[in-house]
Context: one part of a larger RNA
RNA sequence: CGUUCGAUUCUUGAGGGGAUUUGACUCUAGUACGAGAGGACCGAGUUGAACUGACCACUGGUGUGCCUGCUGUCCUGCCAAGGGCACCGCAGGGUAGCUAAGUCGGGAAUGGAUAAAUUCUGAAAGCAUCUAAGAAUGAAGCCAGCCCCAAGAUUAGGAAUCGUUGAGAGCCCUAGGAGAUUACUAGGUUGAUAGGCGUUAGGUGUAAGCAUCGUAAGGUGUUGAGCCGAGACGUACUAAUUGCUCGAAUU
Numbered sequence: 001c002g003u004u005c006g007a008u009u010c011u012u013g014a015g016g017g018g019a020u021u022u023g024a025c026u027c028u029a030g031u032a033c034g035a036g037a038g039g040a041c042c043g044a045g046u047u048g049a050a051c052u053g054a055c056c057a058c059u060g061g062u063g064u065g066c067c068u069g070c071u072g073u074c075c076u077g078c079c080a081a082g083g084g085c086a087c088c089g090c091a092g093g094g095u096a097g098c099u100a101a102g103u104c105g106g107g108a109a110u111g112g113a114u115a116a117a118u119u120c121u122g123a124a125a126g127c128a129u130c131u132a133a134g135a136a137u138g139a140a141g142c143c144a145g146c147c148c149c150a151a152g153a154u155u156a157g158g159a160a161u162c163g164u165u166g167a168g169a170g171c172c173c174u175a176g177g178a179g180a181u182u183a184c185u186a187g188g189u190u191g192a193u194a195g196g197c198g199u200u201a202g203g204u205g206u207a208a209g210c211a212u213c214g215u216a217a218g219g220u221g222u223u224g225a226g227c228c229g230a231g232a233c234g235u236a237c238u239a240a241u242u243g244c245u246c247g248a249a250u251u
Stems, first nucleotide, its partner, number of pairs: 001152001005163007015149004021049007033038001051106005059100004066093005071086006110144003117137004168246004172188005193239003196235005202228003209222005
């Protein structure tokens, strides 16, 4: 831009794409078969490999937010307590998120038309013949079935609702289940969108100060303390103010 009034929401599916793999074991059954050695078809089940989708409750990884320990040096006048720098200074843990080596799932069943093949009836050719007319089976393959996209399918589909008494959209702002920008999504006071604040799952591991014991290093008590808390719940304190633009007209 089109889809021939403009929108919002929900859809149909022409067409397209993805997937389509396979082993071992058990039962049937040591059966059929076979002198024996050996050893099935058919059918039923179990469990794997590789590939693939999703997820983070579990096991872990990361986690330059967080907590703790330790070293050197500079600084906060000094002690104590802290801050900066040293690869995040080093080391031990670790929430959310993201993740695999972790967890859950998938390939199918089934139907249709067939290939090779196997048949029925059956002439040409009084017989015979799966074929010439006709009819029936038959594969990991084909078409559906499963998953995804899909009306620019220009054949541009359908439904509901709303609309010049202005439907709807945008600008702008708060953000993240989104993200380079954009887009998308959640919100914009008739509000929990983000921050703050409160409580808390959880992380770290018993803060500082004071008291007390010890000559002291240090121990003990207050104390599962203090600090943190990307998660959860709550709460309008702060910021989403006010507003403006576009918008379907031979009404």

Description: Model confidence (mean pLDDT): 89 of 100. Large-subunit ribosomal RNA, domain VI from a Minisyncoccota bacterium, 251 nucleotides, folded computationally. The full RNA is in RNAcentral, with records from ENA. The source organism's lineage runs through Bacteria, Bacillati and Minisyncoccota.